[in-house]
Molecule: Glycine riboswitch aptamer
RNA sequence: UUAUCGGGCGCGUGAGAGACUCCGGGGCAGAAUAAGGCCUGCGGGAGCGCCGAAGGGGCAACCGCCGACUUCCAUGCCGGGAAGCGGCGAGGAAACUCUCAGGCGAAAGGAUCGCGCACGGGAA
Repeated sequence: UUAUCGGGCGCGUGAGAGACUCCGGGGCAGAAUAAGGCCUGCGGGAGCGCCGAAGGGGCAACCGCCGACUUCCAUGCCGGGAAGCGGCGAGGAAACUCUCAGGCGAAAGGAUCGCGCACGGGAA
């Protein structure tokens, strides 16, 4: 100096799912603070339904251990080795899965991807 890795910041990208029910609040009309009616996402409450891409949980191959099972290898004896099969297990990823959290108008948020900036590591 540079390939490259890590998290950070900035810009851009960025999906899904409620025209539900009840209650409350607000509004309209009405003489009315009555009754009944109509409207209303109001970051209201409850219920039911739904979504997966903040975050979080789960697991496969693999790996390890065990086996009185199977096959093979080696062997004078005692012992042994490899593969398979079965069981168990610390570890073990995702956009899979769960839906705890979050979300279901827009906005916001948003995994991911791209670009830029500085920092830290770093083969050569």